[in-house]
Order: sequence, then C1' cells, then structure tokens
RNA sequence: CGGUGAGGUAGAGGUGCGGAUAAGAAGAGUAACCAAUAGGAGGAUGACAACUAUGAUUAUUGGUGAAAGGCUUAUUUGCCGAAGCGUAAUAAGGGUCAAACUUAUUAUUGCUGGGGUGUCUUUGAAUAAAAGGCAAACUGUCAUGCUGCACGUCGCAUGGAGGACUACAGAUCGA
Repeated sequence: CGGUGAGGUAGAGGUGCGGAUAAGAAGAGUAACCAAUAGGAGGAUGACAACUAUGAUUAUUGGUGAAAGGCUUAUUUGCCGAAGCGUAAUAAGGGUCAAACUUAUUAUUGCUGGGGUGUCUUUGAAUAAAAGGCAAACUGUCAUGCUGCACGUCGCAUGGAGGACUACAGAUCGA
C1' cells in the first nucleotide's frame, strides 16, 4: 500500500422505532341482568352438548348498568433491523371437536433505508387508528456522471440497498 472477515467499539438519518405507568375522550346508556306486555319455536359459522312450552330468537316499555382491544396527552425507559410484515411449526384461549380468529415462542440468513400524502383491501363501534398493496414526491446514505469553485467540496441527474453507511482501533494474508 492492497485484500479478507454478518469481526469489535462509537455514531448519523427524524413528524425516527418499540416498552411501561397515569389520566382522559370514545366504546355506551351499548353488551349483560331484572320486571311487564306481545308472540309462539328454535337461535347461535358446521356438528354435538348445554339453553328453551317453567316460553327460545325477536319487538316495545321501565330499571340497574359494564369491560376489552384500539386512540389522545403527559411522564419515563430501551434503542437505530430500531422495528414491522409475511410464511411454517408448536402451545394456550373459548362447553367439546373442526374451521376461522387472537396471544406467545421458535425458525426462515423471506420482504421493508426512513417518515408523511393519496387511493384500494382487511381489521375495527368508528368517517379514529392499525396492517398490507399501489402511485407520485420528500428525506438520509453510498456509487456513477456533469457544471461551477476557494480542488475536494456545493449543486444537479441517474441508480442501489440496512448483512448497508461514517469514524476509530485491532486480527489475518500478500507485496
């Protein structure tokens, strides 16, 4: 000087990503329960069990009357594949089984640099919000090219991806 290695440490992106606690709005005068009246046989995803002529589902009136997930604000904390999503497997949940759903764990060297906007789909009580797909921009980083200039940087254009990028110190190999 050059090469190798998901090596080590420390950093940057910014409406940056997660967790916890407290309060609040909404959920909702809803679900559920009780009473009365009407009504007369099933209701619930499929099957069974349970409930039901001691009156189901339902409707009206009156009374009592929640909660969870999600959201906002504040405080605090861990961080920069932070984290999220998909697929597969396992376990648990509910009366049982199956399907579907939810939660947790593991694997996959699967996808995504990041946040927002619009639109579609799904979830959701919801026009809140979340997840995914698509679109056009913005932004950070690196590479390439070009103009300028104080000559290694500004700006512009194109493209790539986080196993990345920047800095430092070391390991090893070669000259």
Molecule: Lysine riboswitch aptamer
Organism: Ornithinibacillus californiensis